[in-house]
Molecule: transfer RNA
Organism: Candidatus Aenigmatarchaeota archaeon
């Protein structure tokens, strides 16, 4: 140097055909116990890696670059 496959909540990862960005584990608050712990039920947390195009409308489609994976020569 060329190819491929990722980058989305603190972490691990869905989002399939372009139409309000979620879900498990954590945080927190509650509720339940005599207490705790397990259980239950709310919350809170996002510039979907970065900047550009297309589009009524992109986490997705296109182009550019960063970063990690892995392969070829």
């Nucleotide at each position: 140097g060329c190819c491929c496959c990722g980058g989305u909540a603190g972490c691990u990862c869905a989002g399939u055909u372009g139409g309000u960005a979620g879900a498990g584990c954590g945080u927190u608050u509650g509720c339940a116990u005599g207490g705790u712990a397990a259980g239950c039920a709310a919350a809170a947390g996002g510039u979907c890696g970065c900047g550009a195009g297309u589009u009524c409308g992109a986490g997705u489609c296109u182009c550019g670059c960063c970063c990690g994976g892995g392969g070829c020569u």